[in-house]
Context: one part of a larger RNA
Molecule: small-subunit ribosomal RNA, 5' domain
Organism: uncultured bacterium
């Protein structure tokens, strides 16, 4: 020079638009951050109306209409977080899978026949400081469990056909064994169940790439393979018995130590070097560590269950807990923000909606931390006033500069108007009375910061005298110092300017 999540000095006028714990994956007070379905189920409670009893304000029964702990359903596997691990088929590229699986969606075909037996809830009873628990009884379902049926579905046996790179793979007919469902309705409809196909996610293999030490030279026992089981959604030492003695390695094994990896971003004419923040793609983690359960899907950040460590309650028996989700705190630091408003937009979950939920998202608030614009005035004015530095005492120069004069009014601040964003027939805006436009008004409220010895654009006075100080590098300062300190003047870039780290 260019660049940055910067910081640090001095100094700040306004707007868009972006970004903001890089250090301790350190510990966290409080709130919020995942629910939702009464059109799946019985109950309970709360209004209204009615009827009946009558003790005139209760019961008790219906019907409607809200409310809902609780079993059941979907969803809490998405979303947001962070970069500890991890040098790996992690992840980037290209390929395979005939060795796989996919809820919710969308298509086709065919069904939803008829049974049982529970239990939460709710009462009684107890335990216990409490977290919570036990007994007994009593009830429902789109919870559970037989039973009919059934297909191109699963299985066992053989068989034709056509393809295939092997293991085979399609199709087609056959034997026998097996294997489903669930009802609610406002009658419109929304659901189950079986197969089959498609999308959509995902899973597992293989080619190549993918940092540093050889002052890491041998590393390896399920280790390499092979046969049988198991095991899985599926291949396969993925586990297991037995058998064989293999397997990597100077094309760098293994050790050690660094790192999340890509798209990209800097930065260079390119090659290439450097980084991996925001956004966007995959990955691993959710106090450590281990483990399984439920699910279409987890070995599951705001879900279990053991174990460490810490914190908190306790009536000492025994409990609760997990901010690497936003906000916020203390700590660590050169260093990084509001316990803010909204579900109006978009997008997510439920739900048949109506709506619920949403710290995802939209917004606002703080910070010049960037990038970008814009403004701090325009024009005219020479007695070159005054003052101020300087002077050979004559000037000379800050300097048209300033005063005066004549203008404009962008921002700022006033005051009327007033949005698109809303997708509607109609309602609905968190931002917002903002953004924008109109109007009145006053030069009024707004300029610093580094350098002036060469490099390198800018020169003189005092001061001070190898002192006190500068300094990127040469290098200055020991009485005339353009290099120290003030001042004048003057260059440079400006809401910035220096400076310090880091990259090219």
């Nucleotide at each position: 020079g260019g660049a940055u999540g910067a910081a640090c000095g001095c100094u700040g006028g306004c707007g868009g638009c972006g970004u903001g714990c890089c250090u301790a994956a350190c510990a966290c007070a409080u709130g919020c951050a995942a629910g939702u379905c009464g059109a799946g189920c019985g109950g309970a409670g709360u209004g209204u109306u009615g009827u009946a009893g009558c003790u005139u304000g209760c019961u008790a029964c219906a019907a409607c209409a809200c409310u809902u702990a609780g079993c059941g359903g979907c969803g809490g596997a998405c979303g947001g977080g962070u970069g500890a691990g991890u040098a790996a088929c992690g992840c980037g590229u290209g390929g395979g899978a005939a060795a796989c699986c996919u809820g919710c969606c969308u298509u086709a075909u065919a069904c939803c026949g008829g049974g049982g037996g529970a239990u939460a809830a709710c009462a009684a009873c107890g335990a216990g400081a409490a977290a919570u628990c036990g007994u007994u009884g009593c009830u429902a379902a789109u919870a559970c469990c037989g039973c009919a049926u059934a297909u191109g579905c699963u299985u066992a046996c053989a068989g034709c056909a056509u393809c295939g790179c092997a293991u085979g793979a399609u199709g087609c007919a056959g034997u026998g064994a097996g294997g489903a469902a669930a009802a609610c309705u406002c009658c419109g409809g929304u659901g189950g169940u079986a197969u089959a196909a498609g999308a959509u996610g995902g899973u597992c293999c293989c080619g190549c790439g993918u940092c540093g030490c050889a002052u890491u030279a041998g590393c390896u026992a399920g280790u390499u393979g092979g046969u049988g089981a198991g095991g899985u959604a599926a291949c396969g030492g993925c586990u297991c018995a037995c058998c064989a003695a293999g397997g990597c390695c100077a094309c760098g094994a293994u050790g050690c130590g660094u790192a999340g990896c890509c798209g990209a971003c800097c930065u260079g004419a390119g090659a290439g070097g450097g980084u991996g923040a925001u956004c966007g793609g995959c990955c691993a983690c959710a106090u450590u560590g281990g483990g399984a359960c439920u699910g279409a899907g987890a070995c599951a950040c705001g879900g279990c269950c053991c174990a460490g460590a810490c914190u908190c309650c306790u009536a000492c028996g025994g409990g609760a807990g997990g901010c690497a989700g936003c906000a916020g705190u203390g700590g660590g630091g050169a260093a990084u923000a509001u316990u803010g408003c909204g579900c109006a937009a978009u997008g997510g979950g439920g739900g048949a909606a109506a709506c619920c939920c949403u710290g995802a998202c939209g917004c606002a608030g703080c910070a010049a931390c960037g990038c970008c614009g814009c403004g701090u005035g325009a024009a005219u004015g020479a007695u070159g006033a005054a003052g101020g530095u300087u002077u050979u005492c004559g000037g000379a120069u800050c300097g048209u500069a300033a005063a005066g004069u004549u203008c404009u009014a962008u921002c700022a601040g006033c005051a009327g108007g007033g949005a698109u964003g809303a997708a509607u027939a109609a309602a609905u805006g968190a931002c917002a009375g903002u953004a924008c436009c109109u109007g009145a008004c006053u030069a009024a409220g707004a300029a610093g910061c580094c350098c002036c010895g060469g490099c390198u654009a800018a020169c003189u006075a005092c001061g001070u005298g190898c002192c006190a100080g500068c300094a990127g590098c040469c290098g200055c300062g020991g009485u005339a110092a353009u290099a120290c300190g003030u001042a004048g003047g003057g260059g440079g870039c400006a809401a910035g300017c220096g400076u310090u780290a880091u990259c090219c």